[in-house]
């Protein structure tokens, strides 16, 4: 460098739920806690998905410019060990 992640080692990361606080909300910060997780590391480009405050509408309802990277693709990086 390529591929792989069987076994092993060092170590990471943390679902649900809880308690704070920001949010209209979805959702997120921090601590608590671990269901998983070999990129659960970054990133909202492409496609899914939430959510609908302003705004429309008589009204049911629509709307993203708000949001998920633990949902798939695409672009960037990275640790040990086979190879």
């Nucleotide at each position: 460098u390529u591929u792989u992640g069987a076994a092993a080692a060092a170590g990471g990361c943390a679902a649900a739920c809880c308690a704070u606080c920001c949010g209209a909300a979805a959702g997120g910060c921090u601590g608590g806690g671990a269901c998983g997780c070999a990129a659960a590391g970054c990133c909202a480009g492409a496609g899914g998905g939430c959510u609908a405050a302003a705004g429309a509408g008589a009204a049911a309802u629509c709307c993203a410019u708000g949001c998920c990277g633990g949902c798939u693709c695409a672009g960037c990086u990275a640790c040990c060990a086979a190879u």
Predicted 3D model of an 83-nucleotide RNA (c-di-GMP-I riboswitch aptamer).